Predicted 3D model of a 73-nucleotide RNA (transfer RNA) from a Candidatus Omnitrophota bacterium. It matches the Rfam family "tRNA". Rfam classes the family as a transfer RNA. Model confidence (mean pLDDT): 84 of 100. The sequence was found in a public genome assembly.
This record gives sequence, C1' cells and structure tokens, in this order.
RNA sequence: GGGCCGAUAGUUCAGCAGGGAGAACAUCUGGUUCGCAAUCAGAAGGUCGGGGGUUCGAAUCCCCCUCGGUCCA
Repeated sequence: GGGCCGAUAGUUCAGCAGGGAGAACAUCUGGUUCGCAAUCAGAAGGUCGGGGGUUCGAAUCCCCCUCGGUCCA
C1' cells in the first nucleotide's frame, strides 16, 4: 500500500434483500425475608464509530474518513 471482517444501552451481543431500535447481564424501584442472598414484577438507560449522498423514509444501500482484527505484499 491492497483485500476481507467488525464498531448498536454501562458490558456481551442480536437486528442487514429499507419502515416497531431489542435481548441477556449490570443499575434503580417495589413485592417476598427479621435481614441478606436467591427469586418475581416494573423502570431508567442509545446522536446505531464520524461526515456526506440516495430515498417519502437509512442501524440497514452508495462514497470518504477514523479505530480494531485478520490475510497478502
């Protein structure tokens, strides 16, 4: 320098032939307990790596860039 893969909640990750942003764990509140743990119910939590474009509409499609992994040179 080039090819490919990845970046989504505090963490680990789903969601990709365009239309509802989600799960588990963690956190908080409540029930249960003399109390804690465990368990049950609920809540909060996201500029979907950054910029631009296409579209009525983009996490998803196109272009550029950043970071990480891997392969080739």